[in-house]
RNA sequence: UCCGACGUAGCUCAAUGGUGGAGCAAUCGGCUGUUAACCGAUCGGUUAUUGGUUCGAGUCCAAUCGUCGGAG
Numbered sequence: 001u002c003c004g005a006c007g008u009a010g011c012u013c014a015a016u017g018g019u020g021g022a023g024c025a026a027u028c029g030g031c032u033g034u035u036a037a038c039c040g041a042u043c044g045g046u047u048a049u050u051g052g053u054u055c056g057a058g059u060c061c062a063a064u065c066g067u068c069g070g071a072g
Stems, first nucleotide, its partner, number of pairs: 001071007010024004018055001026042005048064005
């Protein structure tokens, strides 16, 4: 320099172009002699950034940024 994959909650990951969820973590509560475990609830999102297509984009397209891999 060129090519490819990936980027979503604090972490690990979902989501057929049609209201972005789950597990763990955190907070609160229940359970009990207490803690742990267990049960329930709550909180948590500029879907990397900027544009484009579309009635509608996490999803499709382009560029940029970052990580990883490959080629030279």